[in-house]
Context: one part of a larger RNA
Parts: sequence; C1' cells; structure tokens
RNA sequence: UUGGGUUUAAAGGGUCCGUAGGCGGACUUAUAAGUCAGUGGUGAAAGCCUGUCGCUUAACGAUAGAACUGCCAUUGAUACUGUAAGUCUUGAGUAUAUUUGAGGUAGCUGGAAUAAGUAGUGUAGCGGUGAAAUGCAUAGAUAUUACUUAGAACACCAAUUGCGAAGGCUGGUUACCAAGAUAUAACUGACGCUGAGGGACGAAAGCGUGGGGAGCGAACAGGAUUAGAUACCCUGGUAGUCCACGCCGUAAACGAUGCUAACUCGUUUUUGGGAUUCUUGAUAUCUAGACGGCGCAACUGUGAUAUUUUAUCCACCUGCGGAGUACUCUCGCCACAGUGAUACUC
Repeated sequence: UUGGGUUUAAAGGGUCCGUAGGCGGACUUAUAAGUCAGUGGUGAAAGCCUGUCGCUUAACGAUAGAACUGCCAUUGAUACUGUAAGUCUUGAGUAUAUUUGAGGUAGCUGGAAUAAGUAGUGUAGCGGUGAAAUGCAUAGAUAUUACUUAGAACACCAAUUGCGAAGGCUGGUUACCAAGAUAUAACUGACGCUGAGGGACGAAAGCGUGGGGAGCGAACAGGAUUAGAUACCCUGGUAGUCCACGCCGUAAACGAUGCUAACUCGUUUUUGGGAUUCUUGAUAUCUAGACGGCGCAACUGUGAUAUUUUAUCCACCUGCGGAGUACUCUCGCCACAGUGAUACUC
C1' cells in the first nucleotide's frame, strides 16, 4: 500500500454551514474526449518464455518463434460516462392556506420558600448526630405574629411528553426572529448530495473587567470518628455558583452507532399535528417509543428510527506499554488546547 474494518474488541470528527474536489433524476438529438473493435507503424540487441540444434552432460552457446500487456497514426462502433442543445417533473426549492412546540433573543410581571433587619408575645434552652461535641442563646435565642429588604430557583401540571444542528431549553405574559409538519399541485425546472482546508455555534469548570451575593459551597478552620483520618459525619466558611461584556474550545460533547438516498416484514399501544368521510371510528402522512420475524452479528443484541441489502462523499483504525508523553509549529492573558513521534520493551 492492497485486502479488512469503526455500538461494546483499535477506530465516526462535539455540531452545523460551506470553498475546492468527488458523485449525481427522466427523455430526445448531435458530437466522439473517455470507452470498445479493426488496420498500419514503432516498441534496439541481449535477457525472460517455447521449439530445434552444438560442445560426452550441465552450466553455456547457436538459431527460429512467441512476447514486449505500451505509444503514435488511421478507419469504424455509440450502450455507458463526458461535452453541446432542447424537453420533462417525481428530487430540490418557491407561493398560498392551516397548524405545532420547555426553539432563540429582549422586556414586563407573579407567588411559595429561604436568609437578614425592625417591632410584639414568651422563657431556657436551641441546633446537630449512630452517639456526641464544636456552634448559637438570659446582651433574651429556638418557637410564634406583623411589616420591610435581598438574591437565586420556578412545587403541582409533568411524561417512555415536546422543541432544537449539537451544546441545550420548563412560573406567567408580550414583542421580534427562526424552524418543522400537513394540504393545494399554483410557480421554478436538477437549481441536488457530500464536503479536505475554512467559518460559525459549542455543557460544566476555569480566566479578565465591572456589578451582585439569599441559599449552596472546592480551599480553609474547628468538632467528632479512627491505630492514624490531610476523608466519609457535624458546625462554620472564601473563591465560585447569578448578571453584563470579552476569552477558553474541551466532556462517558453517548444512541459509545458520520451525512444523504434507495431497498426489504409483522404485532400492539401511545403522543402531537393536519386532511377526507362519517359521527366517532377508519385511511394515509410526520414524529416519539415497545415487542418480535427474515437477515446480520464474536457476544450483548439490532431489527423500516437497522447493527439487513446497496450507492456516493467525508472522517478514522492497524499488537501492549513508552504516550496523548518529548520535540516542532499554531492558538490562548493564564490554565491549557490542537498537531503528534522515536529509542527501548514485552
């Protein structure tokens, strides 16, 4: 490198958009570049291979043939690919109507709980644990009532729910933005798929500047436990968690399953939306599942949402360790991130 692979053995990029490139629906005509066929030229000799012959044989040599799978020219073929022209509608998109949702951004607003403050009632404990203690409390705590303030999160509804490219998104409401589905078959007429580089987005933690800080809570302190206890338990508690702007660019970023298209069975139940008929069920479509058949699979299993059978394009893997390390370069304020080996060893 080929062959072979990528749910769990090594291996799908975190996700999308998109450049080059690769691949690409139906029909007709032309062309003849690829493709296929014929002919001519060339493809040095030697060598290789085959036949015959010569040295006693062999190695070796002589001779004839084949081969030289290529290149050039020319004459044809036209199914497929390409190119040019024309047509089409089923792929793709547009329009109109209906509709869906925790999709996004921004504003306004709600109640419960918690903590703190003030005032009242009230008296000796409260709190915490396996048991305790640290802690709080006669300077009046805990409990209870009223009022005030603050920040964060949104009980029930609520799920095998729904939406989003992924990350993710859940109190109510308004505005704006975006998306999906269904119907009509009105319009465009292949406008498509994938996508190296590239761009955008990207949980949590962390970083920078400025706010905010109720609860929780790395670090830290104390009390316990213990042989010890740098822990698990308890009392406190700083960063952080929250907001604005800017970085970081990673996760078991998981369905451990790349995207798109086609092919191939049933059962049962359910969610949401729309259409038709009928009056409340049926049909088809989209979507979220469950169970199984064929097939596939080393196994678990998967099974129309495939891990079946095919096609295009991209990414990735090649024994364990050394090692996601060293070095190099790029990015970053830092932390780090990306790229990514050798020796040696078994």

The part of an RNA shown here (small-subunit ribosomal RNA, central domain) has 346 nucleotides and comes from an uncultured bacterium. The coordinates come from a structure-prediction model, not an experiment, and the mean pLDDT is 84. The RNAcentral record of the full RNA draws on ENA.